[in-house]
RNA sequence: UCGUACUAGAUGGGGCGCCUGGGCCGCCCUGUACCCGAAGUGCUCAAUAUGCGGGAUUGAAUUCCCAUCCCAGGCCCAGCGCAGCGCGCUUGAUUGCAUGUGAAAGGCGUUGAGGACCGGGUCCUGCGCGGCAGAUGCUUCCGAACCCCGUCAGAUCAGGAAUGAAGCAGCGGUAAGGUGGCCUCUCUGGGUGACGCAGGGGAGCCUGGCCUGAGCCGGAAGCCUGUGAAAGGCGUGCCAGCGGGGGUCAAAGAUGGGUGUACGA
Numbered sequence: 001u002c003g004u005a006c007u008a009g010a011u012g013g014g015g016c017g018c019c020u021g022g023g024c025c026g027c028c029c030u031g032u033a034c035c036c037g038a039a040g041u042g043c044u045c046a047a048u049a050u051g052c053g054g055g056a057u058u059g060a061a062u063u064c065c066c067a068u069c070c071c072a073g074g075c076c077c078a079g080c081g082c083a084g085c086g087c088g089c090u091u092g093a094u095u096g097c098a099u100g101u102g103a104a105a106g107g108c109g110u111u112g113a114g115g116a117c118c119g120g121g122u123c124c125u126g127c128g129c130g131g132c133a134g135a136u137g138c139u140u141c142c143g144a145a146c147c148c149c150g151u152c153a154g155a156u157c158a159g160g161a162a163u164g165a166a167g168c169a170g171c172g173g174u175a176a177g178g179u180g181g182c183c184u185c186u187c188u189g190g191g192u193g194a195c196g197c198a199g200g201g202g203a204g205c206c207u208g209g210c211c212u213g214a215g216c217c218g219g220a221a222g223c224c225u226g227u228g229a230a231a232g233g234c235g236u237g238c239c240a241g242c243g244g245g246g247g248u249c250a251a252a253g254a255u256g257g258g259u260g261u262a263c264g265a
Base pairs, nucleotide, nucleotide: 001265002264003263004262005261006260009058010057011056012030013029014028015027016026020046021045022044023043024042034055035054036053037052064258065257066256067255068254069253073249074248075247076246077245080243081242082241084238085237086236087235088234089233090232091231094229095228096227097226098225100223101222106217107216108215114212115211117209118208119207120206121205122204123200124199125198126197127196128195129193130192132189133188134187135186137182138181139180141178142177148173149172150171151170156165157164158163
């Protein structure tokens, strides 16, 4: 160096989550990479932990091991920019509403405009009165197969008889209850009132008296003031979605290095 047969190893790895901690089932990344079985009311282990049970293939190198580079991706921190949300301040232009001003037409006005003062009503509370409804009371009529009352034909029972007893139907009455009337008295209620009294209220509306004596109503655009809406601006706080920053772990890939045993030639 070659051949044969083997062995360690390999047949995926990583981040997050879970956990006292290591792994696995879970989610995600990488990208192709044997099979079967159990695993969230979890499974299996103990810093010698980097899965457990059963099988298969490959095998000392493209394939196993180590180091370096590079970096997909995850996680953590801060909060620089953007986005989102909250609060405060603010605003030229936009826009809603209200007050005022506001041209003309028109209307009202000395048979009194507008204004000032004094009242009344509408409104609220309480009391009274009336009305309505109900209850109570008084009253009419109805009202019990038997288990209510009176009278009880017939029939029944006791008795030798006289007579007595219980008693259905019928007739009369009554109870509970029903029904109509009265409402004189009492009580209760309200979607009750052209009512009375007392108190309150005073914005609007209506109205009376008195004083004064010439205006008042109306009203486009614009403007003034006030108050909102939306949007913008500034400041500030929250959050951590995107970008950027810092840290940490790191798949795949690239480069370099390392690693057997037996027999034979």